[in-house]
RNA sequence: UCGCGAGGCCGCUCCAUCGCUCCGCCAGCGGCGGGGAGGAAAGUCGGGACAACACAGAGCACCAUACUUCCUAACGGGAAGGACUCUUUCUGACUUCGGUCAGCCAGGGGACAGCAAGUGCCACAGAAAAUUACCGCCCCGCCCAUGGCGGGGUAAGGGUGAAAACGUGAGGUAAGAGCUCACGACUCAGUUUGGCGACAGGUUGAGUGGGUAAACCUUAUGGGUUGAAAGACCAAGUAUACCGGGGCUUGAGGGUAGCUCGCCCAAUCCCGGGGGGUUGGUCGUUGGAGCCUGACGGCGACGGCAGGCCUAGAUAAAUGAUGGAGAACCGCCUUUGCGGUCACAGAAUCCCGCUUACAGGCCUCGCGAUGUC
RNA sequence: GCCAUCUUAGCUCAGCAGGUAGAGCAACGCAUUCGUAACGCGUAGGUCUGGAGUUCGAACCUCCAAGAUGGCUCCA
Numbered sequence: 001u002c003g004c005g006a007g008g009c010c011g012c013u014c015c016a017u018c019g020c021u022c023c024g025c026c027a028g029c030g031g032c033g034g035g036g037a038g039g040a041a042a043g044u045c046g047g048g049a050c051a052a053c054a055c056a057g058a059g060c061a062c063c064a065u066a067c068u069u070c071c072u073a074a075c076g077g078g079a080a081g082g083a084c085u086c087u088u089u090c091u092g093a094c095u096u097c098g099g100u101c102a103g104c105c106a107g108g109g110g111a112c113a114g115c116a117a118g119u120g121c122c123a124c125a126g127a128a129a130a131u132u133a134c135c136g137c138c139c140c141g142c143c144c145a146u147g148g149c150g151g152g153g154u155a156a157g158g159g160u161g162a163a164a165a166c167g168u169g170a171g172g173u174a175a176g177a178g179c180u181c182a183c184g185a186c187u188c189a190g191u192u193u194g195g196c197g198a199c200a201g202g203u204u205g206a207g208u209g210g211g212u213a214a215a216c217c218u219u220a221u222g223g224g225u226u227g228a229a230a231g232a233c234c235a236a237g238u239a240u241a242c243c244g245g246g247g248c249u250u251g252a253g254g255g256u257a258g259c260u261c262g263c264c265c266a267a268u269c270c271c272g273g274g275g276g277g278u279u280g281g282u283c284g285u286u287g288g289a290g291c292c293u294g295a296c297g298g299c300g301a302c303g304g305c306a307g308g309c310c311u312a313g314a315u316a317a318a319u320g321a322u323g324g325a326g327a328a329c330c331g332c333c334u335u336u337g338c339g340g341u342c343a344c345a346g347a348a349u350c351c352c353g354c355u356u357a358c359a360g361g362c363c364u365c366g367c368g369a370u371g372u373c
Numbered sequence: 374g375c376c377a378u379c380u381u382a383g384c385u386c387a388g389c390a391g392g393u394a395g396a397g398c399a400a401c402g403c404a405u406u407c408g409u410a411a412c413g414c415g416u417a418g419g420u421c422u423g424g425a426g427u428u429c430g431a432a433c434c435u436c437c438a439a440g441a442u443g444g445c446u447c448c449a
Stems, first nucleotide, its partner, number of pairs: 001369010012326007020036007038344001042355002045353005050227004057261004062223005067081005082112001084109004090103005113218002118216002120212003134158002136154008166184006185208010231283004240274001242273005253265003276448002290309005296303002328341005374445007383398004392429001400416004422438005
């Protein structure tokens, strides 16, 4: 210098003219001054603030989460770690030289409780997909006897499959089998050492039960529902005409999703059809888990402290258009220069996250290649 | 703004506690007819909206994205 990977940040600038919107001021049907999109304003996927539902709720159902500790208002988010898994280099062992296995370091990944609680499912193939016997092996009986038939035992061997009943060796047996033994693997329980903990190491005993919980489910924890079209108020205006059904204390219905119970309200009532009026305004509503800087504590997410700052608020919806200059990139030309491009996208109660989209540029770290000293 | 549902052949729809995707109409060919339609026989056509994950295996289960449709506003 270039390439690849990971992480973080920025994401066009200035001037003039003409507009748009909000706020303030003035001598007020006009002027002047000031503010005016984003890192995602997006998707609406989590979580909260806030508001309403009677100052009576309880249980079930339903939903969500799921290694540990911590951060946070909270979260399915984040930080640090644990176990698992994948990849590369290296080392060692085995090898049928194709590779396979084990280990250290480094990097990456994930919705990582439980199938050894129960139930279900596991197509095709295969004997058998979890109370297995097709071939093979072994025993017994019968017969037309180097064979055939029947009964039984056997998961060592063959073959099937994504997956085959702990692995290797020895003993044992009619043949076999964790049936027994040695070594090893895994699971559970007890104990001990280290760690806040997940977990790791050691030791003792029991055991060998295939997979699947993003299958039903179990365990633990948490969750009331709705959603600014929530809700509060003001102004204006009108007829609940008519029809159908239900109910009036033995009570329809309502009380913010479902079911049951309880409690409360309830007759100028409730439901459906069909009519009438309005289509305005104010608040909620932008000062907040707020932003910037500094030092401190913490591995870190983050926290408290000090100082400074005020930074859109529309309602069919403002944040724009034109011209010029500059920056960056691309193409052409030997240069001067000329032409073109400048992303994704646009607030709507607010906030914290996640996810997705994004031209171009910058920074840091790691790896590789090349060149110079 | 908030919420719900859906996306499968050219069109309209089935298929769901996972096991190689079907129906009707349409299209094409044959047959029939003087010719056409209908009837009859046959054929083709699908990465199940896209991507990722779980699983031996996904139209189906989970997540992310895209698209379409529908509903919700005041008063008595």
Molecule: RNase P RNA; transfer RNA
Organism: Bacteroidales bacterium